This is a predicted structure of a 72-nucleotide RNA (transfer RNA) from Parcubacteria group bacterium Greene0416_36. NCBI's taxonomy places the organism under Bacteria, Bacteria candidate phyla. The coordinates come from a structure-prediction model, not an experiment, and the mean pLDDT is 83.
RNA sequence: GCCAACAUAGCUCAGCGGUAGAGCAGUAGUUUUGUAAACUAUUGGUCGUGGGUUCAAAUCCUACUGUUGGCU
Numbered sequence: 001g002c003c004a005a006c007a008u009a010g011c012u013c014a015g016c017g018g019u020a021g022a023g024c025a026g027u028a029g030u031u032u033u034g035u036a037a038a039c040u041a042u043u044g045g046u047c048g049u050g051g052g053u054u055c056a057a058a059u060c061c062u063a064c065u066g067u068u069g070g071c072u
Base pairs, nucleotide, nucleotide: 001071002070003069004068005067006066007065010024011023012022013021018055026042027041028040029039030038048064049063050062051061052060
């Protein structure tokens, strides 16, 4: 230098154009002499940034930024 993939909650990741979710973590509670474990409830998101398409975009198109991999 060229090509591809990825970017969503604190972490790991789902999410086939129509209300953004799970597990773990956090918080509160129940239980226990106490801790852990278990159970119940709950908090947490300008979906990397800018533009475009659409009645409607995390989702489709595009540019940029970053990360990873491949080629040279």